[in-house]
Context: one part of a larger RNA
């Protein structure tokens, strides 16, 4: 000292984040008796009272039984309870969640998940919908909408409002749109044929056949889209502005805007409230918590349910009662550990150690560097300040790389939904479209009259029946026509001629419209049955088991035709497979394979800059012009200022030519500050397409004339540069404008106006490559296609999240914490507008200034990211003083008391509580006072772990999501056995001249607070009203020390009473166990809460301060020489270590050559102690153990006797037991003796 127990005085949560941990009480026994609420069942063992052992006796009950049950009488004891062990603490209010249940084996048990029970979607079954699989098959299901799957809520109870604009879903329509694919053009290549045009090379057409990565029109579903519609218990949303009532204040009420709708009931500072500890009101002395209201709801709110609710919770919170070592504040005791001996024996760690404080240095917090100080050398216990201590290449933070997740990132994909075709056939119906082939039709007006076109033609038709006329079918412009059929029995029509734009007798060809029939293609419906699918049955063949015959081989048994075991073969039966035929349903659909469109985080694989005074967030990224830039160039910051992504041909380019602003001021019609005109002054302030510099009158500014040098092809030297753009430019040559011409001109007054490479196009061309023709790919030149502006351009094509993490690295970089600065914060000073009635400086103190601290927020980013653990409290504290009390003092707006405000001063002190993780802080009640700060915001290898800051959850609020959130809420593993300093004890070693005992005190350490009362004295002051200074006594708080007579505590080898059970044969008496079994008491010892003392007087040198004398400075002056005072402060006193005080000290005393003085080992032992040491003793002895006695404790012991029915109770008996206390007393043991000297 931990662990695990036992006990406690007074007090009872005052301890803490929290009554954690403990402790207590009743205890499914017995009688009573039981509330709110309620779903009526519960709540309940609610809660609360009372009994509760043992003998006796009674009748009634009761029993198989003197067994239990009642009722009445006695007995003992601190205590009657199952006396032991066992075995629910209750109430009271709130959130949440209905309930029993489930979870994160190994930090979360929960409010998280399930649940009954609402609703909402899908799913009609040979093959459900969904799941699993590639398929086959399988589960759903041997179910079938009172079923099966999924979503959301979560018992009941009252209830679930607005919104269908987005988004999703589910219909309905559509001359949108839309692939493959089919038809079918056109365009190309080739082949063949043959024509044309050319001298020829070689062009150019047609015709058919093949054909094409190339195109146009049709054909083409679902999607999409467009329009119309539904739906929210689908994602999912649910507003502002102004004015307005007889005080105020508020707004029933008015107006305006907006929307898809403008949040309804309910709740509401809340598990949601930022302000915030809201405001009020209970509880408390004091209440950030907690209840109950009130509503300004940052950011409640209705099945991601609202709002209520009996009953339940190892849940969260808050209050109570009981109890209590939780605390005030600790003590004592038991057992095992530590410790000491003998045995056994790990492990982290370890850069080398001869490993001390303090100041400075120094990569900025040094055992190791440099000064100073201090220290003889070595264990052993103990302790945790340091060794930026051990462990684990930080988990936080940046960088860099991964992964898990998410979506309306990008791109792909299972799946699913369409569609073409292929497997894939018959048939009847229909739709459409087109070809044959008969027929039929055609009415403007005028004409007898229903006149499609053109063309021939003048005669047709008719007994193979004309006109009439009846009937039936089509058609119709309602007049008619046009065919069939009966009668009838010989004519009818053209032509001629009107009429008209055009004359049908009669032929041919053809057009509109339409009919049949057929041929192809189509679209739906609907048949067939033979593909195909499913199913059944039967037979076949093959497999697996089972039962059984028969043979062979091995083995076992004494033997047996018996058993085991394996092979071979044969029967039966059962399952599975496959095939055949058959037979049912179904059926060209379905399934299946090919292509396609479409959807599609289901699932993949990537992406998702960078610079940054850490990182995100906000900016920024090319180019131009200026300052910063240190007079050459150049030159950084996330330094200060502005432009650019262009314009111009009706030049704003090029050449001749010419000309000169602006501005103030006087004068002048309309006319003004400012038009036009004149004149004088100033002189580039003006203009130069935009910024800025710079330049510019010769003008580059303004205006005119002709014009395209806004040119082709080079380019000498150059400038700038890492490269790669980039820029000036003599001159030559061609062609050209303008001028008379010298001469200018290869754009602009200068500098910004922009983008490699690679891809594919497009105009130009033709080097190569191929056998030839033709083409193609390509090359070569050319311009044009980037906000490729993340502008030296990663790809054609790309967003998030991670608190479920992960790896690699950094103290190149953040959060602590050191340093460094000192803006901010603090302090002092100077000045001194004012304020104080007058009066700056009693006391405040503006506007300014000058210094210091290193404590606040900062800033920097230097040690550390191979880890320097972070807020508060606990403990324990050390120093600084810019002092909060005491202590002295000066000044005062000091009368006295009581202040202010300043000087000295750090010796000691500085409180308990209510809330809240606080730390501040508010408050309650004291107090002499309730200090301010440092110490890695001292202290976590010392503790806690309540905050903060892993994993689980939940609310609000953001985000389509995943998640997020210096919002909030509940709940969540804190390891180290000490190696070296350091420190607290404790021994050994030499040393000091051999041995002892007793001092000295260099040093050194501890102590040091203060208050209330009385007297002085109700003086002195003051009107009063209070009301002292000096000095004197008195008693307290709180500390510290020592102690155990007192009062207690504990006392686990004293005494006693009692439960249960065992045991000594049994009665009776005892002994074991059950926490020392429980319980009353208790000797030493220890020990407080109990006693006893303490600070003190007093000296001395002194601070602020007060003086004497005094000059410098004839004065004055406390200083300059010199002298007195003056504080709880300093040094002495006071108490304690202390000659390693190596300067090792003094003193006495013994010994001095002799085993001497003396010590030490060995033993008995202690008020002495972990061992060790140290203290008493060792026969010449009381040193421990025993023995007698006692003090002291318990509380009247067996046994016997007496009474009593028993329990029991009286004597004997203040008995009998009895651990450490005290005396005495050798009985037992301290013998015997070695070693140093």
């Nucleotide at each position: 000292a931990g662990c695990u127990c036992u006990u406690g005085a007074a007090g009872g949560a005052a301890c803490u984040a929290g009554g954690c941990a403990a402790a207590c009480a009743a205890g499914c026994g017995a009688u009573c008796g039981u509330a709110a609420c309620u779903u009526c069942g519960g709540g309940a063992u609610a809660a609360g009272a009372u009994c509760u052992u043992c003998c006796c006796c009674u009748c009634c009950a009761u029993u198989u039984g003197u067994u239990u049950g009642a009722g009445g009488g006695g007995a003992u004891g601190c205590a009657a309870c199952u006396a032991a062990a066992g075995a629910a603490u209750c109430u009271c209010a709130a959130g949440c969640g209905a309930c029993u249940g489930u979870u994160u084996a190994u930090c979360a048990a929960a409010a998280a998940c399930a649940c009954a029970g609402g609703u909402c979607c899908c799913u009609g079954c040979u093959a459900a919908a969904c799941u699993c699989g590639u398929a086959a098959g399988a589960g759903g299901a041997u179910g079938u909408a009172u079923a099966g799957g999924g979503g959301c809520c979560g018992a009941g109870g009252c209830c679930u409002g607005a919104c269908c604009a987005g988004u999703g879903c589910c219909g309905g329509a559509g001359u949108g749109u839309u692939a493959a694919u089919g038809u079918u053009g056109g365009a190309g290549g080739u082949a063949u044929a043959c024509g044309c045009c050319g001298c020829a090379a070689g062009g150019c057409a047609u015709a058919u056949g093949c054909u094409u990565a190339c195109u146009g029109a049709u054909u083409g579903a679902a999607g999409c889209c467009u329009c119309u519609g539904g739906u929210g218990a689908a994602c999912g949303u649910c507003c502002g502005c102004g004015g307005u009532a007889a005080c105020u204040c508020u707004g029933a009420c008015c107006g305006u805007g907006u929307u898809a709708a403008a949040g309804u009931a309910g709740c509401g500072u809340a598990a949601u409230c930022c302000c915030u500890u809201g405001c009020c009101g209970c509880g408390u002395a004091a209440g950030u918590u907690g209840c109950g209201g009130c509503c300004c709801g940052c950011a409640u709110g209705a099945a991601a349910g609202g709002c209520u609710u009996a009953a339940c919770g190892a849940c969260u919170u808050g209050a109570g009662a009981a109890c209590u070592g939780u605390c005030u504040c600790c003590a004592a005791g038991a057992g095992c550990u530590g410790c000491u001996u003998g045995g056994u024996g790990a492990a982290a760690u370890c850069g080398c150690a001869a490993u001390a404080g303090g100041g400075g240095u120094g990569a900025a917090u040094a055992u190791g560097c440099c000064c100073c100080u201090u220290u003889c050398c070595u264990g052993c216990g103990g302790c945790u300040a340091g060794a930026c201590g051990g462990a684990a290449a930080g988990a936080c933070c940046c960088c860099g790389g991964g992964a898990g997740c998410u979506u309306u990132a990008c791109u792909a994909u299972a799946g699913c939904c369409a569609a073409a075709u292929a497997u894939u056939g018959a048939g009847u119906u229909u739709u459409g479209a087109u070809g044959g082939u008969a027929g039929a039709u055609g009415c403007g007006u005028a004409g007898a009259g229903u006149a499609g076109g053109c063309g021939g033609u003048a005669g047709g038709a008719u007994u193979u029946g004309a006109a009439g006329u009846c009937c039936u079918g089509g058609u119709u412009u309602c007049g008619g026509c046009c065919a069939g059929g009966g009668u009838g029995g010989a004519u009818c029509c053209a032509a001629c001629a009107a009429u008209g734009a055009a004359a049908c007798a009669c032929c041919g060809c053809u057009c509109u419209u339409u009919u049949g029939c057929u041929g192809u293609c189509u679209u739906g419906a609907u048949u067939c049955u033979a593909a195909c699918u499913u199913c059944g049955u039967u037979a076949c063949u093959c497999g697996u088991c089972u039962u059984u015959g028969u043979u062979c081989g091995c083995g076992a048994u004494c033997g047996a035709u018996u058993c085991g075991c394996g092979g071979g073969u044969g029967a039966a039966g059962a399952c599975g497979a496959g095939u055949a035929a058959c037979g049912a349903a179904g059926a060209a659909c379905a399934g299946u394979g090919u292509u396609u469109g479409g959807u599609g985080g289901g699932u993949a694989g990537u992406u998702u800059a960078a610079g940054u005074g850490g990182g995100g967030c906000g900016c920024u990224u090319u180019u131009c012009u200026c300052c910063u830039a240190a007079a050459a160039u150049g030159u950084a910051a996330c330094g200060g200022a502005g432009a650019a992504g262009u314009u111009u041909a009706u030049a704003a380019g090029g050449u001749u030519g010419g000309c000169u602003a602006g501005c103030u001021c006087c004068g002048g019609a309309u006319g003004g500050a400012a038009a036009u005109c004149g004149g004088a002054g100033c002189g580039a302030u003006a203009g130069a397409g935009c910024a800025a510099a710079g330049u510019c009158a010769u003008a580059a500014g303004c205006c005119a004339g002709c014009u395209u040098a806004a040119c082709u092809g080079c380019a000498a030297g150059g400038c700038g540069g890492a490269u790669a753009u980039g820029c000036c430019g003599c001159g030559c040559a061609g062609a050209u404008g303008c001028g008379a011409a010298a001469g200018c001109a290869g754009a602009a007054c200068u500098u910004a106006g922009u983008g490699a490479a690679c891809c594919g196009a497009c105009c130009u061309u033709g080097g190569u490559u191929c056998g030839u023709a033709g083409a193609a790919c390509c090359g070569a030149g050319g311009g044009a296609g980037a906000u490729u502006a993340a502008c030296a351009a990663a790809u054609a094509a790309a967003a998030g999240u991670u608190a479920c993490c992960c790896c690699g690295g950094g103290g190149a970089u953040a959060a602590c914490a050191g340093g460094c600065u000192a803006g901010u914060a603090g302090a002092g000073c100077c000045c001194g507008c004012g304020a104080g009635u007058c009066c700056a400086u009693a006391u405040c103190a503006a506007c300014g200034g000058c210094u210091c601290u290193g404590u606040u927020c900062g800033g920097c980013a230097c040690c550390u990211c191979g880890a320097u653990g972070u807020c508060g409290g606990c403990u324990c504290a050390u120093c600084a003083c810019a002092u909060c009390c005491u202590g002295g003092g000066a000044c005062u707006g000091u009368a006295g008391a009581a202040g202010g405000c300043c000087c000295c001063a750090a010796g000691g002190g500085u409180u308990c509580g209510g809330c809240u993780g606080u730390u501040c802080g508010c408050c309650g009640a004291u107090u002499a006072a309730a200090g301010u700060g440092a110490u890695u915001c001292g202290u976590g290898a010392g503790u806690u772990g309540g905050g903060u800051u892993c994993a689980a959850a939940c609310c609000g609020u953001c985000g389509u999501g995943a998640g997020a959130c210096a919002g909030g809420u509940u709940g969540g593993u804190c390891c180290c056995u000490a190696u070296c300093u350091a420190c607290c004890g404790u021994a050994g070693g030499c040393g000091u001249c051999g041995a002892g005992u007793c001092u000295u005190g260099a040093g050194g350490a501890g102590u040091g607070u203060c208050g209330u009362c009385c007297c002085u004295a109700g003086u002195a002051c003051g009107a009063g009203a209070g009301g002292a200074c000096c000095g004197g006594g008195a008693u307290g708080a709180a500390c510290c020390a020592a102690u155990c007579u007192c009062u207690g505590g504990u006392g686990u080898a004293c005494c006693a009473a009692u439960u249960g059970u065992c045991c000594u044969g049994c009665c009776a008496a005892g002994g074991g166990c059950a926490u020392c079994g429980u319980u009353g008491g208790g000797u030493a010892g220890c020990u407080a809460a109990g006693u006893u003392g303490g600070g003190a007087c007093g000296g001395g040198a002194u601070a602020a301060g007060a003086g004497c004398u005094g000059a410098a400075a004839g004065c004055a002056u406390c200083u300059a020489a010199g002298c007195u005072c003056g504080a709880a402060g300093c040094c002495c006193a006071c108490u304690c270590c202390a000659a390693g005080a190596u300067u090792a000290a003094g003193a006495c005393u013994c010994a001095u050559u002799a085993u001497u003085a003396c010590u030490c080992a060995g033993g008995u032992u202690a008020a002495a102690g972990a061992c060790u040491a140290u203290g008493a003793c060792c026969u010449u002895g009381a040193u421990a153990g025993g023995g007698u006695g006692u003090a002291g404790g318990u509380g009247u012991a067996a046994g016997u006797c007496c009474a009593g029915u028993a329990a029991u109770g009286g004597a004997u008996u203040a008995a009998g037991c009895c651990g450490a206390g005290c005396a005495c007393u050798a009985c037992u043991a301290a013998u015997a003796u070695g070693a140093g000297g």